RNA sequence: CUUAUCAAGAAAGGAGGAGGGACAUGGCCCGACGAUACCUUAGCAACCAUCACUGCGCAAGCAGUGAAAGGUGCUGCAUCCAUCCCGGUUGAAUAACCAGGAAAGAUAAG
Numbered sequence: 001c002u003u004a005u006c007a008a009g010a011a012a013g014g015a016g017g018a019g020g021g022a023c024a025u026g027g028c029c030c031g032a033c034g035a036u037a038c039c040u041u042a043g044c045a046a047c048c049a050u051c052a053c054u055g056c057g058c059a060a061g062c063a064g065u066g067a068a069a070g071g072u073g074c075u076g077c078a079u080c081c082a083u084c085c086c087g088g089u090u091g092a093a094u095a096a097c098c099a100g101g102a103a104a105g106a107u108a109a110g
Base pairs, nucleotide, nucleotide: 001110002109003108004107005106006105011041012040013039014038019030020029021028024083025082026081027080042075043074044073047071048070050067051066052065053064054063055062056061079104084101085100087098088097089096090095
């Protein structure tokens, strides 16, 4: 950089001690009843690889279904919301609410 997915799922212990939920602002939330991050173990899922069957194919291979769990990944709400674009509802209006897309990010494969 490209493609796919991001509504489901899965927590205990250790150590540590103040901030954390990717970045900025605003909100919302978590945190001394010890969070986030780290380590261990356990678990979840099934992207890639593996195996079996089926279909197509001369073949290489492609597609589908299933098994298993080798390489990754993940295990609060939650990719938390808004921001950029576009629409809808309510309202006299500042605005509030609802939906779609983009961007950004995460993960996998290349």
Molecule: SAM riboswitch aptamer (S box leader)
Organism: uncultured Chitinophaga sp.